[in-house]
Context: one part of a larger RNA
Molecule: small-subunit ribosomal RNA, 3' major domain
Organism: uncultured bacterium
């Protein structure tokens, strides 16, 4: 000087506690262990690994395994040296890849000068081969915690001081005090979106007034008001007012205001911790392999299943199931697309058709409400699984694809010990949408708006942290 500490003293966090919903029992869907396996490629492992790289494994991917095949090689580039002209088009063998035969063709341009193809040979390619403990980059993580540091001075053995103490604040954020005075990185603020207002601008968007106009309907004329949209301003700063304090500031069911004390969300992650991850994204140093650890191809695995674990769906039912009416979003995507309407079909979905390179067309709600029914049962709760039939995609759905129909109808009556998540447009619960994508194993991520709560007495205890 740091750590630690069942030492102390302040403080703070959904960390307790208060509430409201899971998790653990089921049954699936995913990832992981193990265990098989010719393979079940490879990496992540306590918090910080397990629906994690993987934002699409049937072939492809595909790195694995089996089998056939090629060796200057699938792709890249120099030199030499030979052929001497590209090329094309039928065939043979095969599972393809490939090996291999046939018939046609055989450089271009006045010129300078361009263009090219196959073989040999050689320097070389090529490794998803090892080493994150050689290593750039990039990341998780403590922790968006309030800390990490310097320069000059002051004093030391090291070091310290400042950065302590007293109030404060979300906060090394201020104030005061004071051998320290200043100053970096962090904090804040600057950045994006949302919450109000205005001003411009009015089309695809919108309709308050005139007008036309229809079964209806911003459908038409017109309008520029509202809504909306998208650029500029403007507004919030403890600025005013009481109260408390020396002051920073704390308060108040004050004012005023769409918004009050950080307005809410987001972006941003200091000096370092963990030789943390990552050589398998890419780079690159060392080492290795070089007719194989490269390389193409066809089939198989990556999807196996006595079990164990994580994450999630789906339930276990009347605050519900089903049958019939009806009614309101946002975000966003769409031309090898998105499809309105007809028409077949029970239904996936087919055949036509038309508008849309989109505030024009189009994907496009669901919970809700109104209303019939079930009357607490393993049920008209629950759907797993298993039977036949179908539909798309795609060279191909058999290992291994999703969707309809039909019949089948498992376990499961709310979950032990223990454990998560959340403080408000939140939890909870409904449903859209997008990347990836021929298609899907999406219940995953990511986002989007509907509906819409209960509780915070506290800081004595658990967990982590922060000063002293």
């Nucleotide at each position: 000087u740091g750590a630690c500490g069942g030492g102390g003293g302040c403080c703070c966090g959904c960390a307790c506690a208060a509430g409201c919903g899971g998790a653990g029992g089921a049954a699936c869907a995913u990832g992981u262990g193990g265990u098989u396996u010719a393979a079940u490629u490879c990496g992540a492992u306590g918090a910080u690994a397990c629906g994690c790289g993987a934002g699409g494994a049937a072939c492809c991917u595909u790195a694995c395994c089996c089998g056939g095949g090629c060796u200057u090689g699938a792709a890249a580039u120099g030199u030499a040296c030979u052929u001497g002209a590209a090329u094309a088009a039928c065939g043979a063998g095969g599972a393809a890849a490939c090996u291999u035969g046939u018939u046609a063709g055989c450089c271009a341009g006045c010129a300078a000068u361009g263009g090219c193809a196959a073989g040999u040979a050689u320097g070389u390619a090529g490794g998803u081969g090892c080493u994150g403990c050689a290593u750039g980059g990039u990341u998780g993580u403590c922790g968006u915690c309030a800390g990490c540091u310097c320069g000059u001075g002051c004093c030391u053995g090291a070091g310290g001081u400042g950065u302590c103490g007293g109030c404060u604040u979300a906060a090394g954020u201020g104030c005061c005090a004071u051998a320290a005075c200043g100053a970096g990185c962090g904090c804040a603020a600057c950045c994006c979106a949302c919450a109000u207002u205005a001003u411009u601008a009015g089309u695809u968007a919108c309709u308050a007034a005139c007008a036309g106009g229809u079964u209806a309907a911003g459908c038409u004329g017109a309008g520029g008001a509202c809504u909306c949209u998208a650029a500029u301003a403007a507004g919030a700063c403890u600025g005013c007012c009481g109260g408390c304090g020396u002051a920073a500031g704390c308060u108040g069911c004050g004012a005023g205001g769409a918004a009050g004390g950080u307005g809410u969300g987001g972006a941003u992650g200091a000096c370092g911790u963990c030789a943390a991850a990552u050589c398998a994204g890419c780079a690159c140093g060392g080492c290795c392999c070089u007719u194989a650890c490269g390389u193409c191809c066809g089939g198989g695995g990556c999807g196996a299943c006595a079990c164990a674990c994580g994450u999630g769906u789906u339930a276990c039912a009347a605050u519900g199931g089903g049958g019939g009416g009806u009614a309101c979003a946002a975000a966003g995507g769409g031309c090898a697309g998105c499809u309105a309407c007809c028409u077949g079909g029970u239904g996936a979905c087919a055949g036509g058709a038309u508008g849309c390179u989109a505030a024009u067309c189009u994907c496009c709600a669901a919970a809700g409400c109104c209303u019939c029914u079930c009357c607490c049962a393993g049920u008209u709760c629950g759907g797993a699984u298993c039977g036949g039939a179908g539909u798309c995609u795609g060279c191909a759905a058999c290992u291994c694809g999703a969707c309809u129909c039909c019949g089948u109808g498992a376990a499961g009556c709310c979950g032990g010990a223990u454990u998560c998540g959340c403080u408000a447009g939140u939890a909870a619960u409904c449903g859209c949408g997008c990347a990836u994508c021929a298609g899907c194993c999406a219940u995953g991520g990511c986002g989007c708006g509907g509906u819409g709560a209960a509780u915070a007495c506290g800081u004595u205890c658990c967990c982590g942290g922060g000063c002293c």